[in-house]
RNA sequence: CGAACGGGCGGGACGGUCGCCGGUGACAAGCGACCACUUGUCGCGGGAGGAAAGUCCGGGCGCCACGGGAUCACGGUGAUGGGUAACACCCACCGGCCGAAAGGCUAGGGAAAGUGCCACAGAGAACAGACCGCCGGGCAAUCCCCGGCAAGGGUGAAACGGCGAGGUAAGAGCUCACCAGCAAGUCGGGCGACCGGCUUGGCUCGGCAAACCCCACCGGGAGCAAGGUCAAGCAGGGGGUGUGGCUCGGUUGCACCGGGCCGCGGCAGGUCCCGGCCGAACCCCCGGGUGGACCGCUAGAGGGGGUGGGUAACUGCCCCCCUAGAGAAAUGACCGUCGCUCGAAGCCCUGCUUCGAGAACAGAACCCGGCUUACAUGCCCGUCCUGUCC
RNA sequence: CGGGGCGUGGCGCAGCCUGGAUUAGCGCGCUUGCUUGGGGUGCAAGAGGUCACCGGUUCAAAUCCGGUCGCCCCGA
Numbered sequence: 001c002g003a004a005c006g007g008g009c010g011g012g013a014c015g016g017u018c019g020c021c022g023g024u025g026a027c028a029a030g031c032g033a034c035c036a037c038u039u040g041u042c043g044c045g046g047g048a049g050g051a052a053a054g055u056c057c058g059g060g061c062g063c064c065a066c067g068g069g070a071u072c073a074c075g076g077u078g079a080u081g082g083g084u085a086a087c088a089c090c091c092a093c094c095g096g097c098c099g100a101a102a103g104g105c106u107a108g109g110g111a112a113a114g115u116g117c118c119a120c121a122g123a124g125a126a127c128a129g130a131c132c133g134c135c136g137g138g139c140a141a142u143c144c145c146c147g148g149c150a151a152g153g154g155u156g157a158a159a160c161g162g163c164g165a166g167g168u169a170a171g172a173g174c175u176c177a178c179c180a181g182c183a184a185g186u187c188g189g190g191c192g193a194c195c196g197g198c199u200u201g202g203c204u205c206g207g208c209a210a211a212c213c214c215c216a217c218c219g220g221g222a223g224c225a226a227g228g229u230c231a232a233g234c235a236g237g238g239g240g241u242g243u244g245g246c247u248c249g250g251u252u253g254c255a256c257c258g259g260g261c262c263g264c265g266g267c268a269g270g271u272c273c274c275g276g277c278c279g280a281a282c283c284c285c286c287g288g289g290u291g292g293a294c295c296g297c298u299a300g301a302g303g304g305g306g307u308g309g310g311u312a313a314c315u316g317c318c319c320c321c322c323u324a325g326a327g328a329a330a331u332g333a334c335c336g337u338c339g340c341u342c343g344a345a346g347c348c349c350u351g352c353u354u355c356g357a358g359a360a361c362a363g364a365a366c367c368c369g370g371c372u373u374a375c376a377u378g379c380c381c382g383u384c385c386u387g388u389c390c
Numbered sequence: 391c392g393g394g395g396c397g398u399g400g401c402g403c404a405g406c407c408u409g410g411a412u413u414a415g416c417g418c419g420c421u422u423g424c425u426u427g428g429g430g431u432g433c434a435a436g437a438g439g440u441c442a443c444c445g446g447u448u449c450a451a452a453u454c455c456g457g458u459c460g461c462c463c464c465g466a
Stems, first nucleotide, its partner, number of pairs: 001387001002385001004383007012338007020047002023044008049361001053372002056370005061223001063221002066275005072270001074219005080092004094108001095106004109214002114212002116208003131153002133149006161179002164176003180204001182201008227295004236286006244262007264279004302321008340358008391465007400418004420436005442458005
């Protein structure tokens, strides 16, 4: 230099004119007393993002509720250690796969708990099996029949360890050495996942859990159109469960009232259990009215710097900085100068001048932490070498 | 703004989860032939599919999982 990999930052700047949203100050009018309020005019300062997006996760917040539990059902997560308010996120590390390397990807518990599935092809698809073949016998013989074998061929995504030697009629972990893998025991390192070594064993025990399932852990539901207040307006209807029994007291008795026990129902918005409370009720479905105002509503797990801890994510302390809050929804349009990119022309030709064109994705709507997706173009830092040149 | 569902020939739908594996089917429509003097009807044969798109899991994906796009419905 080239090629590759990883990470970070930016997402035009300044000025003018006319507008928009909300804040604040002054004046005027409504209002011929003032304040407040509303409207108008003028002034001042503020006004989208790295993703505001998708709404995929996690929380705050407020609502539904008498309290506690089970972990039954349902849903989610899934190596290990840490970070965090929490997470499916982040950091570090382990295993597996890919790459020459830097590095990248990884829904990564369990298939020797159980059930299930493995099409077609193939002899056989999971307690193995025999089409071709090899070997022995009937047998003298291609054929044919019986028996043995699983080394070779063939099928398939996948065929029940690999290579060699011994062995045999032919063969085979049948036996042996080595290698790979598994299990049990043991030693060393590591917080741990795990890694490395030794001994023994039977010789080998396929894949799929983003199939059911098992194990461990987590989770109540529904979202600011939540929810609260005021004003205005309306029409209710249907259905379900329960309002029970015994006993004592008040009374001569009935009715009624009070207490106790049992039962039923309700008190959650999956179910069940326990305790408590209530018997007033509670629940479900359909229908009607409003579409106004205010609050919630924007300073927050916020950002930057220094310093201490930590490999890092992150975090303790100190200092500094920051106010979009609309409600069919503002943040815009035009012009000038400079800067950036591209094209053309010229020249004192690798940098200047002139002319022309271009500038993405997109856009707050309760807030925050992440992830994912979209994005013209520019800059910076670091790493590696199958390369090229000196 | 929030929540839910759907996407399979031209149209309307099955199949999709429990449970991934038959050639992806059904009705209407379309084409050709026969029937008829002609048309309809009827009979026979046929064409027509990137299962919205892109990845992943798997031997194998319309189906399972994730992302993107489009459409529909509901909520003060």
Model confidence (mean pLDDT): 78 of 100. Two RNAs folded together computationally: RNase P RNA and transfer RNA, 466 nucleotides in total. Rfam match: Bacterial RNase P class A. By type it is a ribozyme.